[in-house]
Record summary: Transfer RNA from Patescibacteria group bacterium AH-259-L05, 71 nucleotides, folded computationally. It matches the Rfam family "tRNA". Lineage of the source: Bacteria > Bacteria candidate phyla.

């Protein structure tokens, strides 16, 4: 320098065009003499810019970051 893959919540991840879910975590309440467990409620996210579309996490281009292969 070139090819390919990946980028979603604090972490691990689901989601192939119609207002994004789960587990763990975190906070509060209940339970307990107290802790843990358990139950209920809450918290919090689509890497950036542009394009296509009535509508984009999803499709396209470029960039950024990581991985991998070739030179």
């Nucleotide at each position: 320098g070139g090819g390919c893959c990946u980028g979603u919540a604090g972490c691990u991840u689901a989601g192939u065009g119609g207002u994004a879910g789960a587990g763990c975590g975190c906070u509060g309440c209940a339970u307990u003499c107290g802790c843990a467990u358990u139950g209920c409620a809450g918290u919090g996210g689509u890497g950036g810019c542009g394009g296509u579309u009535c509508g984009a996490u999803u499709c396209c281009g470029c960039c950024c970051a990581g991985g991998u292969c070739c030179a």